[in-house]
RNA sequence: GAGGGUAUUGCUCAAGAGGUAGAGCGCAUGCUUGGCAAGCAUGAGGUCCUGGGUUCGAUCCCCGGUGCCUCCU
Numbered sequence: 001g002a003g004g005g006u007a008u009u010g011c012u013c014a015a016g017a018g019g020u021a022g023a024g025c026g027c028a029u030g031c032u033u034g035g036c037a038a039g040c041a042u043g044a045g046g047u048c049c050u051g052g053g054u055u056c057g058a059u060c061c062c063c064g065g066u067g068c069c070u071c072c073u
Stems, first nucleotide, its partner, number of pairs: 001072001003070005010025004019056001027043005049065005
């Protein structure tokens, strides 16, 4: 320098084909216990990396940028 992949809640990851997003762990509250753990129930938490474009509508499609991984030279 060129190619490919990836970026989603605190962490690890989902969500074929566009209609404002879920799981596990963690966290909070309650139940349970003499107390803790475990279990059960409920809840909080996400400008879906960033800037544009297309569209009635974009996490999803298109283009640029940035970080990370990988490969070639």
Transfer RNA from Camelus ferus, 73 nucleotides, folded computationally. It matches the Rfam family "tRNA". It is annotated as a transfer RNA. Rfam links the family to the GO term triplet codon-amino acid adaptor activity. RNAcentral records the identical sequence in 2 taxa. The coordinates come from a structure-prediction model, not an experiment, and the mean pLDDT is 80.